[in-house]
c-di-AMP riboswitch aptamer (ydaO/yuaA leader) from a candidate division FCPU426 bacterium, 144 nucleotides, folded computationally.
């Protein structure tokens, strides 16, 4: 000097996933409660009546199209992959518009749930570390 790896603090990111009090504790910490923020059930009225090819929620994550391989299978496939394209998200305060770049996975109810006021419930993780340009508009400190 470079690389890679753990650990800390500060400062941000996508995301509902933050902050405060109290109580126990030697202390890491833990319990409960408030507010905020997000979900899920759940009348009338209204819609719907396809309910084994079960159904439904959470989430940006389609049971989207095509074409091509492969697997099985010989009437083909609610298969599985890669690629294109439409659709949806995300890229540093906020929003708009171009362009460019990633991303479309995972989980959970259990036969059962359309809206849906008042009620009831539930959760406050988790993973990372940055694209430009142009227009509009904010914040937050100090002073007076």
């Nucleotide at each position: 000097u470079a690389u890679a790896u753990u650990u800390g603090a500060a400062g941000g990111u996508c995301g509902a996933a933050u902050u405060g009090u109290u109580u126990c504790g030697a202390a890491a910490g833990a319990a409960a409660u408030a507010a905020a923020c997000g979900g899920g059930g759940a009348a009338c009225c209204c819609a719907a009546c396809u309910u084994u090819a079960g159904g439904g929620g959470c989430u940006u994550a389609u049971c989207c199209a095509g074409u091509u391989u492969u697997g099985a299978u010989u009437u083909u496939c609610u298969a599985a992959a890669a690629c294109u394209g439409a659709c949806g998200a995300c890229a540093a305060a906020c929003u708009u518009u171009c362009g460019u770049g990633u991303c479309g996975a995972g989980c959970c109810c259990g036969u059962c749930a359309g809206c849906u006021a008042a009620c009831c419930u539930c959760g406050u993780a988790g993973a990372c570390c940055g694209c430009g340009a142009a227009g509009g508009c904010a914040g937050u400190c100090c002073c007076u």

It matches the Rfam family "c-di-AMP riboswitch aptamer (ydaO/yuaA leader)". Rfam describes the family as follows. This family represents a conserved RNA structure found upstream of the ydaO and yuaA genes in Bacillus subtilis and related genes in other bacteria. The sequence was found by an Rfam model in a public genome assembly.